[in-house]
């Protein structure tokens, strides 16, 4: 420098004119680090601001924003394992959405290969 890859999950019941959005139960967990992590440290995605390149679409740089965990056990070492009980999840749309639809056939932390 190039190529490829790079996010999962609503099933049952209830209320209702209407809900995969409310209620009860259910289900899901990106990337790197570290004793194996959704909840530790760091990063990415979404969103916002400034500067800048560009006819436009859009791109680059810098900054901001950025959710959530405890108890017990084992051990040299675990907020990561085992057991218990909790908690969290951008924006737009729609009966109020982590799980539906959409921006997105996008972008990207990063992984692998040449």
């Nucleotide at each position: 420098u190039c190529u490829u890859c790079a996010g999962g999950g609503c099933g049952a019941g209830g209320u209702g004119u209407g809900a995969u959005u409310c209620c009860u139960c259910a289900c899901u967990g990106g990337c790197g680090g570290u004793a194996a992590a959704g909840u530790c440290c760091g990063c990415g995605a979404c969103c916002c601001u400034g500067c800048u390149c560009a006819c436009c679409c859009g791109g680059g740089c810098a900054g901001g924003c950025u959710g959530a965990a405890u108890c017990g056990g084992u051990g040299a070492a675990a907020c990561u394992c085992c057991g218990g009980u909790a908690c969290c999840a951008a924006c737009a749309g729609u009966a109020u959405a982590g799980u539906c639809u959409g921006g997105a056939u996008g972008g990207a932390a990063g992984a692998a290969g040449a």
This is a predicted structure of a 114-nucleotide RNA (FMN riboswitch aptamer (RFN element)) from uncultured Oribacterium sp. The prediction has a mean pLDDT of 85. The sequence is in RNAcentral, with records from MGnify. The organism belongs to Oribacterium, within Bacteria.